[in-house]
Predicted 3D model of a 74-nucleotide RNA (transfer RNA) from an uncultured Clostridia bacterium. Rfam family: tRNA. Its family is annotated with triplet codon-amino acid adaptor activity in the Gene Ontology. It is annotated as a transfer RNA.
RNA sequence: GGUGAUGUAGCUCAGCCGGUUAGAGCGUAUGGUUCAUACCCAUAAGGUCGGUGAUUCGAUUUCACCCAUCACCA
Numbered sequence: 001g002g003u004g005a006u007g008u009a010g011c012u013c014a015g016c017c018g019g020u021u022a023g024a025g026c027g028u029a030u031g032g033u034u035c036a037u038a039c040c041c042a043u044a045a046g047g048u049c050g051g052u053g054a055u056u057c058g059a060u061u062u063c064a065c066c067c068a069u070c071a072c073c074a
Stems, first nucleotide, its partner, number of pairs: 001073007010026004019057001028044005050066005
C1' cells in the first nucleotide's frame, strides 16, 4: 500500500430481510434473607448503537467517507 471482518451498557454478546418501550448474562448499587459473609430473591442505575454525511415519512439496521482494532496479501 491492497483486501476482508468487527465496532451496541463497566465486561461478554444478541438484535441488523428498515417501523411500536434498544435487550440478555455477568458485574455495580439498594433492600430482603442470615448471628455475619456468601449463595439466593426483589428493585434500580447505567446506552448520543464508533464519528460525519446521504437515502427515506421513518435508520442500530441501507449507502459513502473517516476513525479504531484484528486477520490475510504484498